Bacterial RNase P class A from a Myxococcales bacterium, 371 nucleotides, folded computationally. Rfam family: Bacterial RNase P class A. It is annotated as a ribozyme. Taxonomically the source falls in Myxococcales (Bacteria, Pseudomonadati, Myxococcota, Myxococcia). The gene name in the source record is rnpB.

RNA sequence: AGAGCCGCCCGGGCGGACGCCGGUGCCUUUAAACGGCGCGGGAGGAAAGUCCGGGCUCCACAGGGCAGGGUGCUGGCUAACGGCCAGCCGAGGCGACUCGCGGGACAGCGCCACAGAAAACAAACCGCCGGCCGAAAGGCCGGUAAGGGUGAAACGGUGCGGUAAGAGCGCACCGCGCUCCUGGCGACAGGGGCGGCACGGCAAGCCCCACCCGGAGCAAGGGCACAUAGGGGAGCGAUACGGUGGCCCGCCGUGCUCCCGGGUAGCUCGCUCGAGGCCGGCGGCAACGCCGGUCCUAGAGGAAUGUCCGCCUCCGCCGAGGAGGUAACGAAUCGGCGAGACAGGACCCGGCUUACAGGGCGGCUCUGACC
Numbered sequence: 001a002g003a004g005c006c007g008c009c010c011g012g013g014c015g016g017a018c019g020c021c022g023g024u025g026c027c028u029u030u031a032a033a034c035g036g037c038g039c040g041g042g043a044g045g046a047a048a049g050u051c052c053g054g055g056c057u058c059c060a061c062a063g064g065g066c067a068g069g070g071u072g073c074u075g076g077c078u079a080a081c082g083g084c085c086a087g088c089c090g091a092g093g094c095g096a097c098u099c100g101c102g103g104g105a106c107a108g109c110g111c112c113a114c115a116g117a118a119a120a121c122a123a124a125c126c127g128c129c130g131g132c133c134g135a136a137a138g139g140c141c142g143g144u145a146a147g148g149g150u151g152a153a154a155c156g157g158u159g160c161g162g163u164a165a166g167a168g169c170g171c172a173c174c175g176c177g178c179u180c181c182u183g184g185c186g187a188c189a190g191g192g193g194c195g196g197c198a199c200g201g202c203a204a205g206c207c208c209c210a211c212c213c214g215g216a217g218c219a220a221g222g223g224c225a226c227a228u229a230g231g232g233g234a235g236c237g238a239u240a241c242g243g244u245g246g247c248c249c250g251c252c253g254u255g256c257u258c259c260c261g262g263g264u265a266g267c268u269c270g271c272u273c274g275a276g277g278c279c280g281g282c283g284g285c286a287a288c289g290c291c292g293g294u295c296c297u298a299g300a301g302g303a304a305u306g307u308c309c310g311c312c313u314c315c316g317c318c319g320a321g322g323a324g325g326u327a328a329c330g331a332a333u334c335g336g337c338g339a340g341a342c343a344g345g346a347c348c349c350g351g352c353u354u355a356c357a358g359g360g361c362g363g364c365u366c367u368g369a370c371c
Base pairs, nucleotide, nucleotide: 001367002366003365004364005363006362007361008360009359010358012312013311014310015309016308017307018306020042021041023039024038025037026036027035044342048353049352051351052350053349054348055347056217057216058215059214068213069212070211071210072209073087074086075085076084077083088102089100090099091098092097103208104207108206109205110202111201112200125148126147127144128143129142130141131140132139133138156174157173158172159171160170161169175197176195177194178193179192180191181190182189183188221269222268223267224266231260232259233258234257235256236255240254241253242252243251244250276295277294278293279292280291281290282289283288315338316337317336318335319334320333324329
């Protein structure tokens, strides 16, 4: 210098004008409401999707099991998790590094398309070898599974020996199974011995194993309550009036006073100080934990945080400019124009995922040149 890998951060700033939401002081008092003036506060890294997990609230609940759902290598972190950290194994990359729904296929069932002879108690299309027949081409019988061919996958692989040709038929190494030793908390790794090879794949088909899980959600839930609403009871008044009906009985309704609880609209609490942020120290590889200091920062109702102007900043384009270069080209600087994303809290928190103009920082790898 070129090409990459990983992690983290910012995500416009200042000033002015007019507004918006909620709080507070005064005008302003018996107390409030409305209004006016002043003061200070007012979205994010994802506030989003609502995909996981928890707090909180109400309901249910002795314990255990069944059903159902979820998770799935190991160790750790955490309030918890399907999250995170550190590892293991496998795959990819020269490498930094990245990716993996990563338990069990000797518990059982099921499936394995097409192609192919054959897809799981193996089998034999072309071949190869032997025998018989035949003049030959070839045919029949038998042996074989090394070679060819099919397939995602063909009943271990490579080599030597062996054989009529072959074959774990024999041997060595690799793989596989069983077993032992060593290291590691463990996943696992390394090594020794035995076995000639038995046990193909799919569990993201059913299933088995281990562990976890009660339901609903702030429209949770609680309080107040004189609604021009409505219910129950007692007493008074009346035995009346109205409705139903042809009429009687019956049934329904109508006044006043007092008491009672329920409760929608409404008001209010829940409501924001919390597994909280920042700084420092200590423990730990880390996630994280402990200790000390410091800070308080939206909380309303379907819901405010906006608009305009000026200056600056950043990026792009155009023009001027010219350091430097033989030239092509072209740094600093100046001017003009344009652009500045994704997106908006609704009880709170931890994650994941997704969206995002533009900018910045740190660590590491490979290649080339020079010292």